Description:
The RNA shown here (transfer RNA) has 73 nucleotides and comes from a Dehalococcoidia bacterium.

């Protein structure tokens, strides 16, 4: 240079064209408890790397860009 995969919440992923995007961990806040970093309950926090194009409808499909990995001349 060239092909392949990748980028969603603070970490670590699900989500492979329709409804207000969703786990675990991790934060906050009540509860519990003799205390608790054990345990129960609420919550808060992403407009999906960023532009453009298909679509009635794009995190998700297409195309040039930015970032990462991994293979090759």
């Nucleotide at each position: 240079g060239c092909g392949c995969c990748u980028g969603u919440a603070g970490c670590u992923c699900a989500g492979c064209g329709g409804a207000u995007a969703g786990a675990g961990c991790g934060c906050u806040g009540c509860c519990c408890u003799g205390c608790g970093g054990a345990g129960g309950c609420a919550g808060a926090g992403g407009c999906c790397g960023a532009g453009g194009g298909u679509u009635c409808a794009a995190a998700u499909c297409c195309c040039a860009c930015c970032g990462g990995g991994c293979g090759u001349g």

Its Rfam family is "tRNA". Gene Ontology term of the family: triplet codon-amino acid adaptor activity. About the family: Transfer RNA (tRNA) molecules are approximately 80 nucleotides in length.
The sequence is in RNAcentral, with records from ENA.